[in-house]
Context: one part of a larger RNA
C1' cells in the first nucleotide's frame, strides 16, 4: 500500500475490496408513469337461474394493451482512445441556445379532416406484416385575434472593440393557444337540481426578467525520444455564399501565395486531467485505488433521426467480426449497469433484504418505479479500540535445560488462597435514525358562501437494518496467542547433531570434529491478533 504469499487467529467499529482480458457471456433484475389528456376493454374465482345448450350479477370501467404527454441526455459503469483548449486557472460571448422551476405582463376565439386500439381478410415457421371498414382527444391541420415579438422602410438619443450594440418612435408584413378537475347558487334560465354564471386547482399560448445548465473562443500551465528537423494543398488569407442556436476553411466555387518551426514545428512512444494521495524538515520527487468536479467510451467503424438537450450503455439504420433461433425463405443479441458463469491471474466478494431514511422519474393526489441509495453477507486487506485475567503465593515443588556437581535457570512462573466478569453463553427489557405526505379536529385568510382551496396548529399513520446497538441479572478463570529473530550492521547465548556434507544468505560472509552463523532442544530478544517474506514507490 486497492497489495499478494506463508505460518497463526478471540471479538467489535469504521472504511476497502478485478490493479490482469475496454475477453466472452447462461439466468434475473437495473426506466418507467400518469384514467384529473382520449377511446376502447377481458378472463379465471365467487353468487344466482337453467330446457344442461347456456343467460345474468359481480369480479371491474379493473388487467392488459393502444393513441396522447413527461421522462428515458439524469442517475449507474469504465479509462480503451485522447498530449488536445481533453483538463486545471483566469478570461470573453457587442458570435450563442436553455424543457422542467421562480417572477411578471398579455391571451386562451371558432373550425375541420384523419388515424392506432378494435372488427374483418390475407401473408409468414417465426420475428413480423399487407389490406378493407370504424372512432376519439391536451394527437394533427386550417381559420379569427396580436400586448410583446420576428422581418423590410424610416427617425433622433446613447455606447462602441468602429464590425456594430441597447433603449425610443413611425409604417407595412409575417406568426399563437388545448383543454381536464372539484366546489357553489347571490345574481339569470328552466325551475327537482343542474346549466350559463360565480369560484378554485392543474395545464396551454405569446413575450420579459431570473436561477441553474451548456456551446463555442482565448491568454498561462501541467509527459518522454533530436539515434524524429524540416513540417503544410482546405494548406494560410481574402471576397462571395452554404450551414449552425452561434464565430470560423466548418463545407463550397472565385482570387492571392502564404502558414508553422531550434523557445523544438512535424514525427514516434507513453498517458485520461485535477482537487488531492503517500513520502519529505522543506526545496522536491512519486502517484491520480476509495470520495469530489470535468472529458472520453459503451460488441468494432460509420450514420443520422426525435427533442429543450443525444449523434443517444439497457434507442433507430448500414457495414463488420462473433453468440443463438430456423421449416433454409429468414430472424435475434450486445453486463466498461447490481449481482453472477468460464477465462485470464499471485490477487479481489452475495445470482442476499428494503424503498423505512435520503435523493431521482411521473402523478393534484393516493402512489407506482427506483441494483441511485440504505442495509446486510463474504474477506485481519487496512487503521483504530478491547481480551486471552487481576491479587497473594518460596518446601524456589515436579518436570525440562545447563552443570566446574557446589548449584544456576525456566521462576511468582505454576499449584494452592481470595477476587472481577470486558468478550463469549444464558434470560428479559428494547431503541436513535420518523417526520413530513395523507387523514381527522380547531383557528385564520379568500369569497354570495358556514363549499372548494391556501396557511397554521393539533391527533392518528409509516423501520429494510432488528428483537440489531444498548441496559438489567445470572454461569464459570472456565472458551481466546501466537510469529519473526538471536555472528557483525541489529535487541537477544547456550548444549547436541552435523562435518566445505546437510544446508543458510540482505550485505560482509558462515559449514572442511568443540559451529552463540546448518538443524533441533533449552533460555533470551522483538512485535503481537498478528508476524515474518515478496512487489512497487518516496
Nucleotide at each position: 500500500c486497492g497489495a499478494a504469499c506463508g505460518u497463526u487467529a478471540g471479538c467489535g467499529g469504521c472504511g476497502g475490496g478485478c490493479c490482469u482480458a475496454a475477453c466472452a457471456c447462461a439466468u434475473g433484475c437495473a426506466a418507467g408513469u400518469c384514467g384529473c389528456a382520449c377511446g376502447a376493454g377481458a378472463a379465471a374465482a365467487g353468487g344466482g337461474c337453467u330446457u344442461c345448450g347456456g343467460c345474468c350479477c359481480c369480479c371491474a370501467g379493473u388487467a392488459a394493451a393502444g393513441u396522447g404527454g413527461c421522462g428515458g441526455a439524469c442517475g449507474g459503469g469504465u479509462g480503451a482512445g485522447u498530449a488536445a483548449c481533453a483538463c486545471g486557472u483566469g478570461g470573453a460571448u457587442a458570435a450563442u441556445c436553455u424543457g422542467c422551476c421562480u417572477u411578471u405582463c398579455a391571451g386562451u376565439u371558432g373550425g375541420g379532416g384523419a388515424u392506432a386500439a378494435c372488427u374483418g381478410u390475407c401473408c409468414g415457421a417465426a420475428a413480423g406484416g399487407a389490406u378493407a371498414g370504424c372512432u376519439a382527444a391536451u394527437a394533427c391541420c386550417g381559420a379569427a385575434u396580436u400586448c410583446g415579438u420576428c422581418g423590410g422602410c424610416g427617425g433622433g438619443a446613447c455606447c462602441u472593440u468602429c464590425g456594430g450594440g441597447u433603449a425610443c418612435u413611425g409604417u407595412c408584413g409575417g406568426g399563437a393557444a388545448a383543454g381536464c378537475c372539484g366546489g357553489c347558487c347571490u345574481c339569470u334560465a328552466c325551475a327537482u337540481g343542474u346549466a350559463a354564471g360565480c369560484u378554485g386547482g392543474c395545464g396551454c399560448u405569446g413575450g420579459a426578467a431570473g436561477a441553474g445548465g451548456a456551446g463555442u473562443c482565448c491568454g498561462c500551465g501541467g509527459c518522454c525520444c533530436a539515434u524524429c528537423a524540416g513540417c503544410u494543398a482546405g494548406u494560410u488569407g481574402g471576397c462571395g455564399g452554404g450551414g449552425u442556436a452561434a464565430u470560423g476553411g466548418c463545407c463550397c466555387a472565385c482570387c492571392a501565395a502564404g502558414g508553422c518551426u531550434a523557445a523544438g514545428a512535424c514525427g514516434g512512444g507513453u498517458a485520461g486531467c485535477u482537487g488531492g494521495u503517500c513520502u519529505g524538515a522543506g526545496a522536491g520527487g512519486a502517484u491520480g485505488a476509495u470520495c469530489a468536479g470535468c472529458c472520453a467510451c459503451a460488441c468494432u467503424g460509420g450514420g443520422a433521426c426525435u427533442g429543450a438537450g443525444a449523434c443517444a450503455c439497457g434507442g433507430c439504420c448500414c457495414a463488420g467480426a462473433c453468440u443463438c433461433c430456423u421449416a433454409c425463405g429468414g430472424g435475434a443479441g450486445g453486463c466498461a449497469g447490481c449481482a453472477g458463469u468460464g477465462g485470464g491471474g499471485a490477487a479481489u466478494a452475495u445470482u442476499g433484504g428494503g424503498c423505512a431514511a435520503u435523493g431521482g422519474g411521473c402523478g393534484c393526489a393516493a402512489g407506482c418505479c427506483u441494483g441511485a441509495c440504505c442495509c446486510a453477507g463474504c474477506c485481519a486487506c487496512g487503521c483504530c479500540g478491547c481480551g486471552u485475567g487481576a491479587g497473594u503465593g518460596a518446601u524456589g515443588a515436579a518436570g525440562g535445560c545447563c552443570u566446574u556437581c557446589g548449584g544456576g535457570u525456566c521462576g511468582u512462573a505454576a499449584a494452592g488462597c481470595u477476587c472481577u466478569g470486558u468478550g463469549g453463553g444464558g434470560a428479559g427489557g428494547g431503541a436513535c435514525g420518523a417526520a413530513a405526505c395523507c387523514u381527522g379536529g380547531c383557528g385564520a385568510c379568500c369569497u354570495a358562501a358556514c363549499a372548494c382551496g391556501u396557511c397554521g396548529u393539533u391527533a392518528g399513520c409509516u423501520g429494510a437494518c432488528g428483537g440489531u446497538a444498548c441496559c438489567u441479572c445470572c454461569u464459570u478463570a472456565g472458551c481466546a496467542a501466537g510469529c519473526a529473530c538471536c555472528g557483525g550492521c541489529u535487541a537477544a547465548c547456550u548444549c547436541c547433531g552435523u562435518g566445505c556434507c546437510a544446508g543458510c544468505a540482505g550485505c560482509c560472509g558462515c559449514g572442511g570434529u568443540a559451529a552463540u552463523a546448518c538443524g533441533g532442544a533449552g533460555g533470551g530478544u522483538g512485535c503481537a491478533a498478528a508476524c515474518g517474506u515478496u512487489g512497487c514507490u518516496c